[in-house]
Context: one part of a larger RNA
RNA sequence: UUGGGCGUAAAGCGUCUGUAGGUGGCUUGUAAAGUCUAAUGUCAAAUCCCAAGGCUCAACCUUGGACCGGCAUUGGAGAACUCACGAGCUUGAGUACGGUAGAGGUAGAGGGAAUUCCAAGUGGAGCGGUGAAAUGCGUAGAGAUUUGGAGGAACACCAGUGGCGAAGGCGCUCUACUGGGCCGAAACUGACACUGAGAGACGAAAGCUGGGGGAGCGAAUAGGAUUAGAUACCCUAGUAGUCCCAGCCGUAAACUAUGGAGACUAAGUGCUGCCACAAGCAGUGCUGUAGCUAACGCGUUAAGUCUCCCGCCUGGGGAGUAUGCUCGCAAGAGUGAAACUC
Numbered sequence: 001u002u003g004g005g006c007g008u009a010a011a012g013c014g015u016c017u018g019u020a021g022g023u024g025g026c027u028u029g030u031a032a033a034g035u036c037u038a039a040u041g042u043c044a045a046a047u048c049c050c051a052a053g054g055c056u057c058a059a060c061c062u063u064g065g066a067c068c069g070g071c072a073u074u075g076g077a078g079a080a081c082u083c084a085c086g087a088g089c090u091u092g093a094g095u096a097c098g099g100u101a102g103a104g105g106u107a108g109a110g111g112g113a114a115u116u117c118c119a120a121g122u123g124g125a126g127c128g129g130u131g132a133a134a135u136g137c138g139u140a141g142a143g144a145u146u147u148g149g150a151g152g153a154a155c156a157c158c159a160g161u162g163g164c165g166a167a168g169g170c171g172c173u174c175u176a177c178u179g180g181g182c183c184g185a186a187a188c189u190g191a192c193a194c195u196g197a198g199a200g201a202c203g204a205a206a207g208c209u210g211g212g213g214g215a216g217c218g219a220a221u222a223g224g225a226u227u228a229g230a231u232a233c234c235c236u237a238g239u240a241g242u243c244c245c246a247g248c249c250g251u252a253a254a255c256u257a258u259g260g261a262g263a264c265u266a267a268g269u270g271c272u273g274c275c276a277c278a279a280g281c282a283g284u285g286c287u288g289u290a291g292c293u294a295a296c297g298c299g300u301u302a303a304g305u306c307u308c309c310c311g312c313c314u315g316g317g318g319a320g321u322a323u324g325c326u327c328g329c330a331a332g333a334g335u336g337a338a339a340c341u342c
Stems, first nucleotide, its partner, number of pairs: 004313003007296002012310001014202004021195003025089006033082002035077009049065006092192001093189003097184004104178007111155001116150007126137002163170002207248006216242002221237004259309006267287008291298002315342003324335004
């Protein structure tokens, strides 16, 4: 390389938009590039194959003959398929229209519960914490309780195998702006489509830079315990951080460990949306037939049967390391070997 694969054995990019490229619906006309076919030239000889002959046979040798096929040129066939050009169609795709659900996004405003702190009143000895304790707080009046105030963060119940979003993710209320979906109907465009190397955008948490903020929690750190020790688990404190604004980072068990699109292939049952019910459509779950699978399991939301496009894998370790390059303020990220060894 051919072949074989990618849920769990190695292997689906974290997700999307999209360039080149690859692939692409129905009808019809033209042409004949692909396609099919013939001739000619060429593809040295030897070898291989066939026939005849020569060594007593054979191996071996000699002579003759091709088949098939490649490339080029010339000619032809025919119009099924692909391509090219033209004309049309509406089922794919999209636009407009009528409805509709939603923690989809951004910004602003508002709200209550709770924790903490501050001030004041009542009160008077403990509180706190644990397996048990101690550190700690408290007669300079704690804890408890009442009233008032401050500030930050998060939004109980509703809440749901509920919903929305491409993914990350999104949950108090209201308002403004705004993205997408689904259903209905069938007015318009008329293949405008699918995928997508590069590229671009978004991307939890942690971390970084500058400026704010800081209630609770809490890496680090300190102390108290435990223990043989205890750089831990438990306790008392507590700094970064967690929060906001602007910028960076670009990674996760970024998981359904399952790329996207289309078609086909039993049913039953729950929930959500459209819908008067039902039916139907769209989504989200469970069980399960055929089939698939090494098994587990998957099973119209496929891991079944097929088509198209992309990504990725090729024994374990060395190693996601070294080196080079690109990016980054840094941390580091991306790309990514070999020797050696089993």